RNA sequence: AGAGUUUGAUCCUGGCUCAGGACGAACGCUGGCGGCGUGCCUAAUACAUGCAAGUCGCGCGGGUGAAGCCGACCGCCCCUUCGGGGGAGGAUGGCGGAACCAGCGGCGGACGGGUGAGUAACACGUGGGCAACCUGCCUGCAAGACCGGGAUAACUGCGGGAAACCGGAGCUAAUACCGGAUAAGAGGCUUUUCCGCAUGGGGGAGCCUUAAAAGGCGGCGGGAGUCGUCACUUGCAGAUGGGCCCGCGGCGCAUUAGCUAGUUGGUGAGGUAAGGGCUCACCAAGGCGACGAUGCGUAGCCGACCUGAGAGGGUGACCGGCCACACUGGGACUGAGACACGGCCCAGACUCCUACGGGAGGCAGCAGUAGGGAAUUUUCGGCAAUGGGGGGAACCCUGACCGAGCAGCGCCGCGUGAGCGAGGACGGCCUUCGGGUUGUAAAGCUCUGUCAUGUGGGAAGAACGGCUAGGAGAGGGCAUGCUCUUAGCGUGACGGUACCACAGGAGGAAGCCCCGGCUAACUACGUGCCAGCAGCCGCGGUAACACGUAGGGGGCGAGCGUUGUCCGGAAUUAUUGGGCGUAAAGGGCGCGCAGGCGGUCUCUUAAGUCUGAUGUGAAAGGCCACGGCUCAACCGUGGGAUGGCAUUGGAAACUGGGGGACUUGAGUGCAGGAGAGGGGAGCGGAAUUCCCGGUGUAGCGGUGAAAUGCGUAGAGAUCGGGAGGAACACCAGUGGCGAAGGCGGCUCUCUGGCCUGUAACUGACGCUGAGGCGCGAAAGCGUGGGGAGCGAACAGGAUUAGAUACCCUGGUAGUCCACGCCGUAAACGAUGAGUGCUAGGUGUUAGGGGCGUCACGCCCUUAGUGCCGCAGUGAACACAUUAAGCACUCCGCCUGGGGAGUACGGCCGCAAGGCUGAAACUCAAAGGAAUUGACGGGGGCCCGCACAAGCGGUGGAGCAUGUGGUUUAAUUCGAAGCAACGCGAAGAACCUUACCAGGGCUUGACAUCCUCUGACCCCUCUAGAGAUAGAGGUUUCCCUUCGGGGACAGAGAGACAGGUGGUGCAUGGUUGUCGUCAGCUCGUGUCGUGAGAUGUUGGGUUAAGUCCCGCAACGAGCGCAACCCUUGAGCUUAGUUGCCAGCAUUAAGUUGGGCACUCUAAGCUGACUGCCGGGGUCAACUCGGAGGAAGGUGGGGAUGACGUCAAGUCAUCAUGCCCCUUAUGCCUUGGGCUGCAAACAUGCUACAAUGGCCGGUACAGAGGGCGUGCGAUGUCGUGAGGCGGAGCGAAUCUCUUAAAGCCGGUCUCAGUUCGGAUUGGGGUCUGCAACUCGACCCCAUGAAGGUGGAGUCGCUAGUAAUCGCGGAUCAGCAACGCCGCGGUGAAUACGUUCCCGGGCCUUGUACACACCGCCCGUCACGUCACGAAAGUCGGCAACACCCGAAACACGUGGCCUAACCCUUUGUGGGGGGGAGCGUGUGAAGGUGGGGCUGGCGAUUGGGACGAAGUCGUAACAAGGUA
Repeated sequence: AGAGUUUGAUCCUGGCUCAGGACGAACGCUGGCGGCGUGCCUAAUACAUGCAAGUCGCGCGGGUGAAGCCGACCGCCCCUUCGGGGGAGGAUGGCGGAACCAGCGGCGGACGGGUGAGUAACACGUGGGCAACCUGCCUGCAAGACCGGGAUAACUGCGGGAAACCGGAGCUAAUACCGGAUAAGAGGCUUUUCCGCAUGGGGGAGCCUUAAAAGGCGGCGGGAGUCGUCACUUGCAGAUGGGCCCGCGGCGCAUUAGCUAGUUGGUGAGGUAAGGGCUCACCAAGGCGACGAUGCGUAGCCGACCUGAGAGGGUGACCGGCCACACUGGGACUGAGACACGGCCCAGACUCCUACGGGAGGCAGCAGUAGGGAAUUUUCGGCAAUGGGGGGAACCCUGACCGAGCAGCGCCGCGUGAGCGAGGACGGCCUUCGGGUUGUAAAGCUCUGUCAUGUGGGAAGAACGGCUAGGAGAGGGCAUGCUCUUAGCGUGACGGUACCACAGGAGGAAGCCCCGGCUAACUACGUGCCAGCAGCCGCGGUAACACGUAGGGGGCGAGCGUUGUCCGGAAUUAUUGGGCGUAAAGGGCGCGCAGGCGGUCUCUUAAGUCUGAUGUGAAAGGCCACGGCUCAACCGUGGGAUGGCAUUGGAAACUGGGGGACUUGAGUGCAGGAGAGGGGAGCGGAAUUCCCGGUGUAGCGGUGAAAUGCGUAGAGAUCGGGAGGAACACCAGUGGCGAAGGCGGCUCUCUGGCCUGUAACUGACGCUGAGGCGCGAAAGCGUGGGGAGCGAACAGGAUUAGAUACCCUGGUAGUCCACGCCGUAAACGAUGAGUGCUAGGUGUUAGGGGCGUCACGCCCUUAGUGCCGCAGUGAACACAUUAAGCACUCCGCCUGGGGAGUACGGCCGCAAGGCUGAAACUCAAAGGAAUUGACGGGGGCCCGCACAAGCGGUGGAGCAUGUGGUUUAAUUCGAAGCAACGCGAAGAACCUUACCAGGGCUUGACAUCCUCUGACCCCUCUAGAGAUAGAGGUUUCCCUUCGGGGACAGAGAGACAGGUGGUGCAUGGUUGUCGUCAGCUCGUGUCGUGAGAUGUUGGGUUAAGUCCCGCAACGAGCGCAACCCUUGAGCUUAGUUGCCAGCAUUAAGUUGGGCACUCUAAGCUGACUGCCGGGGUCAACUCGGAGGAAGGUGGGGAUGACGUCAAGUCAUCAUGCCCCUUAUGCCUUGGGCUGCAAACAUGCUACAAUGGCCGGUACAGAGGGCGUGCGAUGUCGUGAGGCGGAGCGAAUCUCUUAAAGCCGGUCUCAGUUCGGAUUGGGGUCUGCAACUCGACCCCAUGAAGGUGGAGUCGCUAGUAAUCGCGGAUCAGCAACGCCGCGGUGAAUACGUUCCCGGGCCUUGUACACACCGCCCGUCACGUCACGAAAGUCGGCAACACCCGAAACACGUGGCCUAACCCUUUGUGGGGGGGAGCGUGUGAAGGUGGGGCUGGCGAUUGGGACGAAGUCGUAACAAGGUA
C1' cells in the first nucleotide's frame, strides 16, 4: 500500500465483499508450566445463610463481677498461766475493681464499598464568578472556661401484648439539658474615612445585644491550689471539603413548529448557609423558538480506551474524577454535612412470622442461591502491610484492603529436547512403473537438564506501636509527665512461597485452521446439481486442486478457528478530501425578508487575526530517558507533551465596527432604436362546415384493399346568397421578444423590459437568497356562455388467431370566451444566479463610430443569436469568451438497484390529485460513455441459377431404395433443417453381422512369455443342426558347437487376451458446412487512459483485400491469382499392337512397304490486355477492333485462409477414463437386419403420336478382363442361356450389336398396339443352399396412371433436356443407386424492386450461449416482510375533578405542660412548648374525556422471491403504430 466482483472486452460511476487492528467476550476442537492483569455486558429480577460500622468505662449512673484485701459470725486445729493467744479453712458480708453487659452521653454511621435504573440537565467537561455562602475533625493567632438549676433513661415495681414492643408509677448521674454573670475584634444601629464592576466593599469611633463543660485523666501538694494532656467556648485567619451562578462544548428525529400561567419582569414580604418566582401578595404582559423552542426516542458525563497517517469515527469494562440511585413512590427529622445503601415516618407491590389482633424485611457491600442468558469465579485466609472510624493509649472494628482459590478470558515469558545420523529402512501416498515423496524425519550413536517430579536449604515485604535500659529537648522551676532519639526484646495472612543447591532419566508435555482466485499451500480416491461447501466471485449434472476421506503442503502455536461488535481499508458524508450536461444529483421561473458575501482612498478602534508573558490544563494512561522483578508483560522515578480555556502587555497588514471622501459597481437624467413582450377594444380576408336558391345526374366518400356512411326524398360537382365559430397561409429566417411557461392577420389604446450614444446627477445604494409571495404549457375541475373544424369516451365498419388498438365512417366531453381553482411536464441547453479573467475564424439580428473613388463597400465597437476551432477541462461523448476552462460569492440538490416517489403522518385542493416522504424485505449488481461483433420488417454499394426470363422436373400414379413410426424374440448400430433420409453400405440368402433364440467353450478365435509332450498338416468313418466329440489311417520338419534351439500342434499354470460395451460433451486423425465466399491476420510506427483503431477506410476498378490513385502509415503472412492435371491449336521426337497419301496385295491395313496424315505419349511453343482505337486521373482498368486454334481467369478439375456449428464419426483406425471377465469375450445352427395400417425423402417407369411397335441401316468415347477372367467364329434354345473353345495378362484378342438418329411400314387418340404394376404357370443362371429372401427369360395376366393442389427443385452452353455405353463392389443380385463416358443438342437473362445466401461501408441496439436474442404485464401456485381494517389488549406522559397517608407550614376555643419570670405561695399567673383539631401543600389511589405509542386482528391491498405453469407481445433494430 491494496484486492475480488457489473462487460465478449474497455474506461468510468457505484455498491457489495476481503486482507489489518481491537474485545469485560461466547462457541467448537485441543490443552504442559509460570508471572501480571481481568471476570453478570442479560433480570436496577427475587433473595436462604454468614459477615461488610462501630468505638469510647480517661463523659455518666447502674447491673454482673475475676484477682487481691478486710472480715463480724460459725465450727475446726494447736498452745494455754483456762483469762486468753495463735493458725488454717469455709459460707455470707464489706472494700476492691480486671473484664463483660444494656442504657444515658460523645464522635463516627453523609467516609469507605456497590450499581448505572433515572437524567439531554449547569448532570458532566473546561474556564471564570460569589461585593450572595457554609465548612465537624485539622493548623495558626487572640481571649475564655464564672455562678446556679430542674429533669430523664438505665434500675425498681405494676399493667397490656403471641410477638415486636408499649403504657402508668417511683428513684438517679453526666462532657445530656436549662437559667444567669462576664465579653468584643462577632451581630445590630449611628458616624467617619478610603475604595470599587451596579447592588456595594474595607478600616476607625460611639451605643446596644449575645457564650461556655466549675469536665475527664495524670503529676505535685497537707490543703488552697498548680502543672501537663485530651476535650470545651468565642472570635479572626488558614487549609480542606462543599453550595450557588455564568460563558463555551459534547446524541437522534422537523413525518415533533410552535411552547409557556409562577409563565417573563417589577414592588414588597417570607424562606435559605447563601443569590434567585425558591415561595407568596399585588402590578405589568411578558418570556422562549428555524443559531431549532416544545415534544418524542436514546443515553450516566469525563480523564481515557480502540482504531486511524492525520482529521476523524466508535466506546465510556477494569483504574481515576464528578453525578445519580439504594425494593417502588412521597416525606421530613437529626446533624458541620443527608432528604441519608446496611437511619426514621407514610403509601404501594412482594416475601416471611402470627395466637389473625398485629408485626418483620430490603445484597445495585463480600461470598453465595434461584432465575434470566451464548456467558462471567470461593458461602476462602488475614488485618502482617496500606488506608479508614473510635479511643489519651493499649487496643477494638474494617468482605476497604492485602493475599490465596477458580477460569487460556487477555497480555508476557518458558518448555515439549540438542548434535551426528542414507541401505535415503519399514509403512503410507502418488506413479509415465523408471521412480518420486513423507525424509535426517525415524531407528541408531553421542549429549543436555529449562519446566515438571523428589530431597534439602530459604528470603525481602517489618516501618511502627508497646515493654526494658539509656540519652536529648521545651518557656520559669521540679520531670516520675510530654515530645524526640539510641540499643535490646518482639510482630507475616500470603507461606516453607519466591529463590538456591542436589538427583535421576528424553524420560511427563502439540494441537488447531487452511491449501479454486482474492491468499501462503496439490495430488489420489469416493460422490455425480446428490450429499454437501460458501466471506465475495462461485464450486458439485462421471476424471471436482472448491464436497467427503487420505497422503502431502502452508499458516499460527498452548493455542487455533468460528460467531458477534467497533474502527480501518471507505476520498462510500469528502474540513483535511467528492460531486450534480448524459452515471444518483440544478429548485419550472421570478420578486424578495432574514442570513451569507461585498468596490477605491483615508483616519480611528482592536471584536476576529498575529505575537510575548502569566494561570490552568489532577493523578493514572500515551511518548522519551533511567531504574526494579533473570527477560518481558508488569512496576517505580524523572522529563517532555497537552488541542483548549482564561488573564494581561503589544502589533495593525487583512476581515469586522465607527468617521470622512471617491466613482469604475449599481441606479437616474438626456438623445435615439428594434421587437409575434403583456392587457383591453375594434376591424379584415382566405378556408372548412351548415342553411337557402340555381344548373345538373348517379354516384360520392374512403382504403393496402374494402366496408360502415352520404345519395334518385337529387348527393357529390358547380354558381350565387347567407349564418357561425375557430385559426391567422405567403412574409418566416439555428430571425425577434420575454424571467420561465410562452408569444405570429391588421388598427387603436394602456403598459413592462432591453439595446445604443452621451457622461449631467446620486455616491456602494451591490450579489445571492432558506422560509415567504407571485407567475406558471397541456390536461383536468366549478359556474355561465359558445361550439365551425378537430376530437378522448362511445358506436359502427375493417384488419386479425383475437384486435376492447393501429386504418376508415360517425361522434360526446373538451378544444374557444368570462370568472375562479389546479400547480404539474423530457417545465430540457436534461447545464442555478452573479462577477472577473483566458487564442481565434465565420454567419446572422439590432444599434453606434471611423475611412471612403462617399454607389458597391472597408475597418472598429456594443448587445444578442448560431457554427467551427486552440489552450484547458472531461470516463468518454463532448464543452470550448453564450464553458462543461481558470477563480470568487450565495442558493438548491446527490450518496448502490429494487421496494417507491409507495405507505403512514402532516399541509394544500371541490375533486382528480399535489408537496413533504420512510421502513421491513430483497438483489450483486443497477448504471454512464465508448469498443468489437452479431442482428434490424435501417440505409448505401455489390455479387451468386438468389429472383426474374426460360427449359425440364418434383409434389398426384405404380414400383425401387432410404427414413420416421409401428410391430417383433430380434427387426443390430450410427446419421437428424440447409449440411440425416439411393447417407456409413462401391453388393445383408449362409458368411458379412455387430441383433435374437437355442446349443457349446473358458488362458480362450487372436498376441507375448513359461513347462511338458509331440512335427504340423492331411484323409476316412461314426454321432450331432452344427460347433464339437470319438475312432481309424497317412506322415515322421529345419538348424546344431549334440548341451540344445526354431517353427507348428496338443496339454497345463498364470501373467494376460478379448469386447462393433459406454463416453465424438475427455481426445487424435478425418469429414461435412458457411464457401472457392474474399476474406483473416501480424511486425514496426502512429492515434486513443483503455478495449481498440489505423493499415484493411476513401475515389476508381476487378471474378477477387485484383490492381491503381489517395492517405500516418510502411511492410509482411495465410487466403485470391499463378505454378499442377485435363481439354482446345501447332511444333519436335518416337512409329507397334496405331495409321495408309502414294506403290504392290487382300474378303478385310489382311500383308509388303512407309511414318506424310490420323492417333498414341513425352517434351515444347502459344495468350501477356502484348498491338490499334475510344473512355478513364498521362493510372489501374474498361469498351471496341486486329491478328490468332484459343482473348481478357479460354472450358473443366485438383487446390478450401482465420474461423463457426461442444456439427459428424469411440462401429474404419488410433486413444484417455469407466465398465464386463465360465461373459458385455469366443464358436455354432436357425432366425432377424427384407417384418407393414398409414407418413416423409430420393429415384425409376409412365400417362403417349416430337409417340409405341416392326423391319432395314449409320456413327462414339472411356473403361474392364486369368482371382480360373473377358470369351470370338461355330452350334442348340423363342429367350434367359447351354455346348464348345480360337484369341487375349491385351492400342494386337475380347466385353462390343452403342442408343437416340436416318429410311420404310404400321397404330390414329382409345385406359389404347399407351403404361407396365400385380398375379398364375413354365424356365435359365449363380451358389453348400434361392422357403423366409436372388437376378434373369418365356407364356399368360394386364392394376394405378389421361401431365399431377398448396408448394417446391435443377440448369446460363456443348450447359439443360434427351440417348445409350462402361466401371467399381460382386459367386449371384434386389443397380432404377453411385462414379465415369461419349452421341444428339436447345431456350432465356429486360433487369436487381422483391424471396434466399453472401461481401464491403454506414446507422440504431436494452442483443454478446449474439433475434431461434432480449424482455413486459395480468392470471394460477408456494414462501416472506409490510400497509389498511370492524375492533381488541397493553404501555407512556399530561389534564380536569374526587379522595387524601406521612410530613412540613400556618392557625387554634378547650386540654396538657420540670427549668425562666411574677407572685398574695395557690391545685396561682405569665412566657414558652406540646398533644389534639382545623386549613394549605401533598404521594399513592379513584373517576373522566382526550393525546402519543405498541401488540394482536376475520378480511383486504399492493410488494419481493421462487423450477422448465397460462395468456398475449408492450419495450430494445424505424421492435414492425418511433
This is a predicted structure of a 1522-nucleotide RNA (small-subunit ribosomal RNA) from an uncultured bacterium. Its mean pLDDT, the model's own confidence on a scale to 100, is 84.